Overview:
The part of an RNA shown here (large-subunit ribosomal RNA, domain I) has 594 nucleotides and comes from Acidiferrimicrobium sp. IK. The source organism's lineage runs through Bacteria, Bacillati, Acidimicrobiales, Acidimicrobiaceae and Acidiferrimicrobium. The coordinates come from a structure-prediction model, not an experiment, and the mean pLDDT is 83.
Context: one part of a larger RNA
RNA sequence: AGCCAACGGUGGAUGCCUUGGCGCCUAAAGCCGAUGAAGGACGUGGGUGGCUGCGAUAAGCCACGGGGAGCUGCCUACCAAGCUUCGAUCCGUGGAUGUCCGAAUGGGGAAACCCACCACAGCUUGACUGUGGUACUCCCGCUUGAACACAUAGGGCGGGUAGAGGGAACCAGGGGAAUUGAAACAUCUCAGUACCCUGAGGAGAGGAAAACAACAGUGACUCCCUGAGUAGCGGCGAGCGAAACGGGAAGAGCCUAAACCGAGCCGGUGCAAUAGCCUGGUGGCGUUGCCGGUUCGGGGUUGUGGGAUCUGAUGGGAGGUGCACCAGCGCCUCCACGGAGUUACAAAGCUGAUACCUAGCAGAUAGCGUUUUGGAACGUCGCACCAUAGAGGGUAAGAGUCCCGUAUGCGAAAGGUAGCAGCCUCCGUUCAGACACCCGAGUAGCACCGGAACCGUGAAAGUCGGUGUGAAUCUGCGAAGACCACUUCGUAAGGCUAAGUACUCAUAGGCGACCGAUAGUGAACUAGUACCGUGAGGGAAAGGUGAAAAGCACCCCGGGAGGGGAGUGAAAUAGUACCUGAAACCGUUGGUUU
Numbered sequence: 001a002g003c004c005a006a007c008g009g010u011g012g013a014u015g016c017c018u019u020g021g022c023g024c025c026u027a028a029a030g031c032c033g034a035u036g037a038a039g040g041a042c043g044u045g046g047g048u049g050g051c052u053g054c055g056a057u058a059a060g061c062c063a064c065g066g067g068g069a070g071c072u073g074c075c076u077a078c079c080a081a082g083c084u085u086c087g088a089u090c091c092g093u094g095g096a097u098g099u100c101c102g103a104a105u106g107g108g109g110a111a112a113c114c115c116a117c118c119a120c121a122g123c124u125u126g127a128c129u130g131u132g133g134u135a136c137u138c139c140c141g142c143u144u145g146a147a148c149a150c151a152u153a154g155g156g157c158g159g160g161u162a163g164a165g166g167g168a169a170c171c172a173g174g175g176g177a178a179u180u181g182a183a184a185c186a187u188c189u190c191a192g193u194a195c196c197c198u199g200a201g202g203a204g205a206g207g208a209a210a211a212c213a214a215c216a217g218u219g220a221c222u223c224c225c226u227g228a229g230u231a232g233c234g235g236c237g238a239g240c241g242a243a244a245c246g247g248g249a250a251g252a253g254c255c256u257a258a259a260c261c262g263a264g265c266c267g268g269u270g271c272a273a274u275a276g277c278c279u280g281g282u283g284g285c286g287u288u289g290c291c292g293g294u295u296c297g298g299g300g301u302u303g304u305g306g307g308a309u310c311u312g313a314u315g316g317g318a319g320g321u322g323c324a325c326c327a328g329c330g331c332c333u334c335c336a337c338g339g340a341g342u343u344a345c346a347a348a349g350c351u352g353a354u355a356c357c358u359a360g361c362a363g364a365u366a367g368c369g370u371u372u373u374g375g376a377a378c379g380u381c382g383c384a385c386c387a388u389a390g391a392g393g394g395u396a397a398g399a400g401u402c403c404c405g406u407a408u409g410c411g412a413a414a415g416g417u418a419g420c421a422g423c424c425u426c427c428g429u430u431c432a433g434a435c436a437c438c439c440g441a442g443u444a445g446c447a448c449c450g451g452a453a454c455c456g457u458g459a460a461a462g463u464c465g466g467u468g469u470g471a472a473u474c475u476g477c478g479a480a481g482a483c484c485a486c487u488u489c490g491u492a493a494g495g496c497u498a499a500g501u502a503c504u505c506a507u508a509g510g511c512g513a514c515c516g517a518u519a520g521u522g523a524a525c526u527a528g529u530a531c532c533g534u535g536a537g538g539g540a541a542a543g544g545u546g547a548a549a550a551g552c553a554c555c556c557c558g559g560g561a562g563g564g565g566a567g568u569g570a571a572a573u574a575g576u577a578c579c580u581g582a583a584a585c586c587g588u589u590g591g592u593u594u
Stems, first nucleotide, its partner, number of pairs: 001593009015579001016544002020515002022512006029504002031166002039101003042055003046079002049075003061095006070083003106115003116134007123126001136163002138160007170201001171199005181188001185235001211218002222249004232240002253496003256440001260298010276285002278328006303474001305439003309434005316335007337428005349423004354418005360410003367383003372379001384401002386390001392404003445469007455481001476491005531538002551578001554565004
């Protein structure tokens, strides 16, 4: 030095475990914010580094409920000082306080800092302290007031629970790729995807036919199934790819513009009567009247076309009114009757009972044994019991009957949600005829050029946009995939609208032929931490003594580290470098070979 055996060191694989994850389901919830959010900085404990909580009232203050014996959060002990059956700690509801930054909003700024002004109050009267206010835009009101006479613009003052910023995914809109596929590549595809921006909200969008259809009919929108990989589109390549019918979920319809009437304002015209003040007669009034514009109120809202106006008819009662009186007519108010209502169609709520949510409560006359093993019984053996409860977890090993629970039943002072009822609030005539006043204009249509739709310009309708041109008002206009006729369907150029649908940051519960510490989230632990980077950003490693610290008193060696005894423990080769403890690697002892 090689080999073999035994025993060690090192190392942390493997096995077992789980406080953490992953996926899904159900229920419920679904916006927060100038009454200052989300997110932070700095503080805050008797001694306090981090986490958590809280905010100069600072691990907390007040009230009301629950609960019932201990408590002063966690890592985390210890010391000190206290609280508590006059009900603490703890849990829930409501309230108070809530530094500084942050939309950040008095001005500034290199976030958590600097510098102000105004008003009020206080005393220790000063370079004092405290409280409140002071951003911009928009809306409303008052006031002032140019060019330019009225006016308007502008200015000033007051008021506003108006806006601003944030939010995981979901939604709508405005923009919008390339890799890729086509076995190359350009039309095409990937794909209106990724990504950027804007906006909305618990949903969003859409929505009450200028719709489908086909000689029969349907009757807003949305979503699902089907139709159907069909009809189609397509260098007719790769590929892309509907709609109606039918079956379901849900179900809800409304308001305006215009004609006409009235009032206010502005402009024009007109000036004492042949105009006006509802009609007739008499009187009276008069900046009246008439035309145009505009604002508000009434009216009106449809496709078997509807409405306005006029005429005729119709209608519960009472009162008032129109310049005055009488008659008629119209209008208004109240009561009765009827209908409706808080998500659209108008809009505030209040009260009551009920149900549910936000703390909780009860919960089995239910198991023992000196059987045995063991450190320990929940195992074994023996004999029992409960069960609307044999889900699950814990307890020194497999526990229905030891503990927490479970089945089941019960419960709210306060706050919230839901439907219901009452108060309350709002609304309310129809028919026939005549007349031809109205029925959404730089719109529809058309031409050219584009976009999106299954539709790549095609026979290309329909739809959206740009440029140009440019109608009609019901004897009107649009559509039925060029176009024409007939027929049928609808009524554009204004608006609102719940439900069914999408999603899951967060809440509660449950489940898993999901993971089990190189796995599962990046993160089971001080994790978006340490660390890296100027920055945007990148981003770890790291779990396990034991049933219980019972965590080795005391003695010995040693400066200590560490070790040897002793002791604890079932076990110490379980000793905080701690369960098991593989291999590489390094040794000790013995044997053997040279």